[in-house]
RNA sequence: ACACAUGCAGUCGAACGCGAAAGGGGCUUCGGCUCUAAGUAGAGUGGCAAACGGGUGAGUAACGCGUGGGUGACCUACCCUUGAGUGGGGGAUAACGUUCCGAAAGGGACGCUAAUACCGCAUAACAUCCUGCUCUUAGAGAGGUGGCGAUCAAAGCCGGGGACCGCAAGGCCUGGCGCUUGGGGAGGGGCCCGCGUCCGAUUAGCUAGUUGGUGAGGUAACGGCUCACCAAGGCUUCGAUGUCUAGGGGUUCUGAGAGGAUUAACCCCCACACUGGUACUGAGACACGGACCAGACUCCUACGGGAGGCAGCAGUAAGGAAUAUUGGGCAAUGGACGAAAGUCUGACCCAGCCAUGCCGCGUGCAGGAUGACGGCCCUAUGGGUUGUAAACUGCUUUUGUAUGGGAAGAAUCUUUCGCACGUGUGCGGAACUGACGGUACCAUACGAAUAAGCACCGGCUAACUACGUGCCAGCAGCCGCGGUAAUACGUAGGAGGCAAGCGUUAUCCGGAUUUACUGGGCGUAAAGAGCAUGUAGGCGGUUUCGUAAGUUGGACGUGAAAGCCCCCGGCUUAACUGGGGAGGGUCGUUCAAAACUACGAGACUUGAGGGUGGAAGAGGAGACUGGAAUUCCCGGUGUAGUGGUGAAAUGCGUAGAUAUCGGGAGGAACACCUGUGGUGAAGACGGGUCUCUGGGCCACUUCUGACGCUGAGAUGCGAAAGCGUGGGGAGCGAACGGAAUUAGAUACUCCGGUAGUCCACGCCCUAAACGAUGGACACUAGGUGUGGUGGGUAUCGACCCCCGCCGUGCCGUAGUUAACACAAUAAGUGUCCCGCCUGGGGACUACGAGCGCAAGCUCAAAACUCAAAGGAAUUGACGGGGGCCCGCACAAGCAGCGGAGCGUGUGGUUUAAUUCGACGCAACACGAAGAACCUUACCGGGGUUUGACAUGUACAUGUAAUCCCGUGAAAACGGGACCCCUCGCAAGAGGCGUGUACACAGGUGUUGCAUGGCUGUCGUCAGCUCGUGCCGUGAGGUGUUGGGUUAAGUCCCGCAACGAGCGCAACCCUCGUGGCUAGUUGCUCUCUCUAGCCAGACCGCCGAGUUUAACUCGGAGGAAGGUGGGGAUGAUGUCAAGUCAGCAUGGCCCUUACAUCCCGGGCUACACACACGCUACAAUGGGCGGUACGGAGGGUUGCGAAGCCGCGAGGCGGAGCCAAUCCCACAAAACCGUCCUCAGUUCAGAUCGCAGUCUGCAACCCGACUGCGUGAAGGCGGAGUUGCUAGUAACCGCAGGUCAGCAUACUGCGGUGAAUACGUUCCCGGGCCUUGUACACACCGCCCGUCACGUCAUGAAAGCCGGCAACACCUGAAGCCGCUGGGCUAACCCGUAAGGGGGGCAGGCGCCGAGGGUGGGGCUGGUGAUUGGGACGAAGUCGUAACAAGGUAACC
Repeated sequence: ACACAUGCAGUCGAACGCGAAAGGGGCUUCGGCUCUAAGUAGAGUGGCAAACGGGUGAGUAACGCGUGGGUGACCUACCCUUGAGUGGGGGAUAACGUUCCGAAAGGGACGCUAAUACCGCAUAACAUCCUGCUCUUAGAGAGGUGGCGAUCAAAGCCGGGGACCGCAAGGCCUGGCGCUUGGGGAGGGGCCCGCGUCCGAUUAGCUAGUUGGUGAGGUAACGGCUCACCAAGGCUUCGAUGUCUAGGGGUUCUGAGAGGAUUAACCCCCACACUGGUACUGAGACACGGACCAGACUCCUACGGGAGGCAGCAGUAAGGAAUAUUGGGCAAUGGACGAAAGUCUGACCCAGCCAUGCCGCGUGCAGGAUGACGGCCCUAUGGGUUGUAAACUGCUUUUGUAUGGGAAGAAUCUUUCGCACGUGUGCGGAACUGACGGUACCAUACGAAUAAGCACCGGCUAACUACGUGCCAGCAGCCGCGGUAAUACGUAGGAGGCAAGCGUUAUCCGGAUUUACUGGGCGUAAAGAGCAUGUAGGCGGUUUCGUAAGUUGGACGUGAAAGCCCCCGGCUUAACUGGGGAGGGUCGUUCAAAACUACGAGACUUGAGGGUGGAAGAGGAGACUGGAAUUCCCGGUGUAGUGGUGAAAUGCGUAGAUAUCGGGAGGAACACCUGUGGUGAAGACGGGUCUCUGGGCCACUUCUGACGCUGAGAUGCGAAAGCGUGGGGAGCGAACGGAAUUAGAUACUCCGGUAGUCCACGCCCUAAACGAUGGACACUAGGUGUGGUGGGUAUCGACCCCCGCCGUGCCGUAGUUAACACAAUAAGUGUCCCGCCUGGGGACUACGAGCGCAAGCUCAAAACUCAAAGGAAUUGACGGGGGCCCGCACAAGCAGCGGAGCGUGUGGUUUAAUUCGACGCAACACGAAGAACCUUACCGGGGUUUGACAUGUACAUGUAAUCCCGUGAAAACGGGACCCCUCGCAAGAGGCGUGUACACAGGUGUUGCAUGGCUGUCGUCAGCUCGUGCCGUGAGGUGUUGGGUUAAGUCCCGCAACGAGCGCAACCCUCGUGGCUAGUUGCUCUCUCUAGCCAGACCGCCGAGUUUAACUCGGAGGAAGGUGGGGAUGAUGUCAAGUCAGCAUGGCCCUUACAUCCCGGGCUACACACACGCUACAAUGGGCGGUACGGAGGGUUGCGAAGCCGCGAGGCGGAGCCAAUCCCACAAAACCGUCCUCAGUUCAGAUCGCAGUCUGCAACCCGACUGCGUGAAGGCGGAGUUGCUAGUAACCGCAGGUCAGCAUACUGCGGUGAAUACGUUCCCGGGCCUUGUACACACCGCCCGUCACGUCAUGAAAGCCGGCAACACCUGAAGCCGCUGGGCUAACCCGUAAGGGGGGCAGGCGCCGAGGGUGGGGCUGGUGAUUGGGACGAAGUCGUAACAAGGUAACC
């Protein structure tokens, strides 16, 4: 591993031949010549290197890597060591010269020449080949020793030098370097082997040179490495083959470790060099900067043809979130060449860029409180905080700036000197050599001078306030924040945290014992296969001997270096680095041990199996057979219904049903026995008899002798439904038809009814196939049933009783368990083997594969999505669950409401306004104990602005009050009159008031979901809690439950509870009886009355019941009897209940107005609806007349008598009374008498008219009352609904508060004075216990599916487009190999020569062969009209399936 412009890239003249030029000197006829430069530069021949070093990770799942071995199957240039040799010849060729072609790259022809280039010859073995012998060995190609044998070498160069030879070069001698051929070594490599080395089986079969042999070829070497022939093998569930992914290791990160992840830098190995193929050269390559060919791409071109390969160092472009200089130097280290000097070296050493990381340092230190200023900071406005922080004073100078000094890294080489031996080497001295670099470092001077940011502050998690915003904007790792008081958003102040960094993002490990080897599980949370038989595998009883594979110990080898750890050292320290040590393995060799496992040999009997003798059983298969019942058919009797249901209807029936009797047919199932009884591996098996047959149990302890257990795959069996073929079909009965129910009812109920259910044969193979519990073996308290069997005992006896074994239940100890529970039939304690699980949904699905006739079954994902899904238990709440109990809850009664008219309240509507609040019970005669003005908050209009009201400051003023005038509807405005008080001599001070200005007032504006307080309600229901103890892992329980009893958690008894608190009751008030005391307003007085103090009632007494209890019932006495009647008194809590408009109050809002004053209007409207009432509908009544009897209250701005006037309301009057004195004040119903006689009336009184009275400034809107007249609806009220259990209901009147006046309302008072309660089934509400629950905002809960809309991912799909690897055939480059080689051909041989021989080359042919083409398939990816389901989405539609008995139990 995308493409690349440009630059950067060997050496040797001591192997060889050739050989310039510039420049300089000299000469010159000016053309040039010559000397030097120089045998230099340079290219060429030749040698060595180029296979190292440097880069990258594409490919590769492989002997590629790691580790340990082997090579008796091998190679090795340079280097070290050692032996021998280095003789004598030959022919060429490049460079060069001449010439030709070409644009270029380059090439051709001819001619010359050298070598350490090339080629013969000689010599030669301990080399090689052939062939004997011998030795070691498991095995010779190793070693040794022979043999007639055969084959193969070489090259020179550079110094030094006497004699001798030579004209000379030189020979010759000698030293060094080289060369040839052997042996050995070191280092390096090739090949082979054991072990280790990623994912998936939805990849299970793969293989033809494939596996082996023989022979040959090839290689350095073994080998199918290649070829011919022969054989048919080889690999694989211990995962072959194919697919996907990936360079491997040392290490690195993490982790307690085991592990998991990782492969940057550095080191080792491998692979690659544009892509694919190929060989050549060479010791080494199939070669990064070599060659050839093919392909893609780029460039040059004169169009003929050529050139190229940065995954070397820099650098460019592109891509990308993102990654540096086209730097210096060979000074050091290392490498190549060279004898050396030296040259080359983007290896390397340095420098540059980047906070990328690690490490170190600084941005100052000390003092300093008027705790300064400032702060868009906070605030209770006092202050707090920033904060010793700053200023200021003193000190220091790292860093910085300036100046000066200034390294180590250097050792070599070379030159020179000295010494030692052997003209060279060694040792020592001197000189020379630095890219970094005037760098590190040092000194001096100056001066706090030059130097702080980032994220965070709801919890996890260290750190809090204000403002802004208002489910918006936004935040967010998880939980979650934000809807007007946000410590969670944004900003500010402040705080905590890190710091030249900080925060975010991505990734890995950890936490996660959440894949569990260390170290998990499977009854109900995910998880035991439906059951068995059995293969491979795993595991396996007692004992003896042996072996030594596992195992254990010792020794040796190895486990590179670096890294990690420890010790010591070097840079000022650290990072970094040097030295030493330790550690590290499923490794190798060897010695030893023999307990255990294993293996071999032998023995044993308890595991297992067999034998003999018994008994039990719905075990299986087949055949035969029986009775009851249903239905149908025939006949008889008989007549109108029957059947069915919650109630009905459809249906059947006068053509005779149902009912009943007799006879017959047919099919299916087998009552009683029958039993938490039996059998079977499970599914499952039930009338009887026979035949065949499996298994288990007991007894005897007779035989075999570990023969056993489990069991991946595999095989067999396997309910129901379903399928195929053929039968059969009584009953039942999907589908279907009908009748009902219902809003609907494709259901539940009913009437029918086809498949099916049954049989035979063959498939299917699944279930909540469940004990939701795999199999085997062993061990571990008991108790009590039951089936089979044996023994003992006993008996008349089947029995009973005791003890075993095998089954099958219940309870329970230890133990286990999250709990529930399990508990010898374990879910306890252990061993062995198998299966299975790893959040929910998607998904018991898709695709793929196998099986099936089909239906379908088995194996079985992913995308996407959620922050849960789930188990057990707890407390509540709820149930169309259960039990017990209470209440005017029902029932039994009485009187009503709902119908009418009117009053009042509310809704609605209307309006300028109809002010506001209250809304099921628990809003609606409620706030309001009383709206004509006022009230009043609303509307219209007119006014005021420090204000109608409070406080303070400053200034001015002396008033104020009061009166008068004008305008006006008034408020108010304008004008006038009037001219303060106290102290003080005065100045002045104080008080009071007014005006102006400023602080501020004011708001019934908003939020009761920010609040206080108060209130309603459940409910005067009997409950609600606490301390200690006990139980439970815990939530929590116990107590408070249970048995009784009560009005009561009232009391008693019992009890792991014992006590206590708030509630209940009592204490308080009042009424009822008596006593005592006191008392006025009474003429007096026992009495009555009033005020007070006592007494009395406690189940105390008797009886009965009950547990000798609590208590209940009956009785006596008593004024009163079982809380005597009534009142006050309202637990913990619930409803975000009500109230910001009673009051208080946080926040927000208004400020010439949302404040305030005034007049008028409105709150009193009116088609209508509801609620609470009043009056009635009449004779238990109405009218008239007469006559009685109360209680409790109120009264001086008051009650107001008598008397008089008025029909009356009322008026005049004013006595008395601050009240047991006086007044309001006649009580009314009742009773007596009389009229009315059942009618819209002598009932009822609405409405309207007229005339009045009273209150009040004022009765028009809008008061009450009186008189006369008018005389409406209404004849007891539908569905429904309210109150009341005794002095109660009902009826009757009286008083009071509010209030000027106004009461059918409210609060009280008395008078008359009932009915009924069998009872708790039902409605409502409540209490306790229990049960189920998928509810906890708690059933007004939760929740399912279709449909509709949107978004997303995914499957299928006619097809379309790619990728990958094979296969068949065609074609086939380069190249190796083979054959040929008629063309060409120096060395050698023959020959004088010509020529020939031998050998070689070109060329040709062939095998193989990259690539290309064609073809049919395989695997895989993308896309695709349409289509399938899935997930998610705020309040969509339809229904109500599930959770409670979920209203038809649910589920498979």